[in-house]
Molecule: SAM riboswitch aptamer (S box leader)
Organism: Listeria booriae
RNA sequence: CUCUUAUCCAGAGCGGUAGAGGGACUGGCCCUUUGAAACCCGGCAACCUACAGUAAUGUAAGGUGCUAACCUGUGGCAGGAAGUGAUUUUCCUGAUCGAUGAGAG
Numbered sequence: 001c002u003c004u005u006a007u008c009c010a011g012a013g014c015g016g017u018a019g020a021g022g023g024a025c026u027g028g029c030c031c032u033u034u035g036a037a038a039c040c041c042g043g044c045a046a047c048c049u050a051c052a053g054u055a056a057u058g059u060a061a062g063g064u065g066c067u068a069a070c071c072u073g074u075g076g077c078a079g080g081a082a083g084u085g086a087u088u089u090u091c092c093u094g095a096u097c098g099a100u101g102a103g104a105g
Stems, first nucleotide, its partner, number of pairs: 001105008013041001015040003021031003025076003028071001042067003047063002049060004073097001077094007
């Protein structure tokens, strides 16, 4: 990097270093010198893992992950439903793309 599969709605800092960006993309809308990213420490969770158990499940936290907003993975592409005279609005389902774990190449 590609493929397969599971999961995206809960949870988590009033800390230190640092010093200008960040929230995947795009449009919007936000956060940020009253301190962004990154790193350290702390924390959360429990996919893999370990242990107990026939199992359901429980406990731990070694390998990952996560730790502004409910940005429901915000609108985006397709289909459907409801409302309106219409523009259009709201909702539902799916796809694409994205993120994380596990497995394979």